[in-house]
């Protein structure tokens, strides 16, 4: 001096960019790309720095004189900047004529149809009004005279029962009038009428008187039935009028044909569709140009290639 090995020391590697943010760098955001490859912390009212700006504050790992910086060329992904601009979408403008609906012919079909089609007509059925009824249902159906009875007053009068006569009331009995006063049940514990067998009182007898029961009755009640210049209802109803009339259903005229539904043509109304093109604006695929550039790739340059032990020729 040189090769090989181990140790080591300076070093380098464990990303880059580009967009946003700022007076700028860089982080914290967002994207892009790359390697075999790092962790923890704090940070947009923000850290950190000032063109020596390419983080800060703390740890770790791999490498190891091995590499790092620079500068020019070409390739590139992606970022911005600009031009152009395609799909798309929105206004508006022409043009376009699709769809429905409604009348007409036409054209097959044929529920039905000489037991009468489609048509025309007229009535009913419906509403309104005014009216006759009906049925139901509420009310209402009172009284009056005349006789006779009854109660109660007062006179009179007989031996006793009791007899006569006048007022007054009351009246369920009879007759009448009255348009009309009906049938049946029930019927008096607030003491209703008449009758009234036995008993019961008064009498010598005749005869009377009070009355229970049962009988007839009335107030009263209940069921009907009649009646009404009343009132009210309705799944009824007369008759007139006035309107309505899809739809059913009868009459009339009058005789073959014909409803739904369907095709196809004309008209006529209405929305006015797809679709064609114009003008304007969003839109931004995409293609170009410039700049910035991760990555790769050539070549130039510049800094570094250093210590110390073994050890080979």
């Nucleotide at each position: 001096a040189u090769g090989a090995u181990g140790a080591c020391u300076a070093g380098g590697c464990c990303g880059g960019g580009a967009g946003g943010c700022c007076a700028g760098g860089c982080g914290u955001c967002u994207c892009c790309u790359g390697u075999a490859a790092c962790c923890u912390g704090a940070a947009a009212u923000c850290g950190u720095c000032u063109a020596u700006a390419g983080g800060c504050a703390g740890g770790g790992g791999c490498c190891g004189a091995a590499g790092c910086c620079u500068g020019a060329g070409g390739a590139g992904a992606g970022g911005c900047a600009g031009a152009c601009a395609a799909a798309u979408c929105c206004a508006g403008g022409a043009u376009g004529g699709a769809g429905a609906g409604c009348u007409g012919c036409u054209c097959a079909c044929g529920c039905c149809a000489g037991u009468g089609a489609a048509g025309c007509u007229c009535u009913g059925u419906c509403u309104c009004u005014c009216u006759u009824g009906a049925u139901c249902g509420a009310c209402a159906u009172c009284g009056a005279a005349a006789g006779g009875g009854c109660u109660c007053u007062u006179u009179c009068u007989g031996g006793a029962g009791g007899g006569a006569a006048a007022g007054a009331g009351c009246u369920a009995c009879u007759u009448u009038c009255c348009u009309g006063a009906c049938u049946c049940c029930c019927a008096a514990a607030c003491c209703c009428c008449g009758u009234g067998a036995g008993g019961c009182c008064c009498g010598g007898a005749a005869g009377g008187g009070a009355a229970c029961a049962g009988c007839g009755g009335u107030a009263g009640g209940g069921a009907g039935a009649a009646u009404g210049u009343u009132c009210g209802a309705u799944g009824c109803u007369u008759g007139a009028g006035a309107g309505g009339u899809c739809a059913c259903a009868g009459g009339g005229c009058a005789g073959a044909g014909a409803a739904c539904g369907g095709a196809g043509c004309a008209g006529u109304u209405u929305u006015g569709a797809a679709g064609u093109u114009c003008u304007g604006g969003a839109g931004g695929a995409g293609u170009c140009u410039g700049u910035c550039c991760a990555u790769c790739c050539u070549c130039a340059g510049g800094c570094g290639u250093g210590u110390c032990g073994u050890u080979g020729a």
Annotation: A computed fold for a 313-nucleotide RNA from a Methanomicrobia archaeon, annotated as Archaeal signal recognition particle RNA. The gene name in the source record is ffs. Of the family's consensus pairs, 96% are formed in the model. The organism belongs to Methanomicrobia, within Archaea. Its Rfam family is "Archaeal signal recognition particle RNA". On this family, see Batey et al., Science 2000: "Crystal structure of the ribonucleoprotein core of the signal recognition particle". Clan: SRP clan. Rfam classes the family as a non-coding RNA gene. The coordinates come from a structure-prediction model, not an experiment, and the mean pLDDT is 77.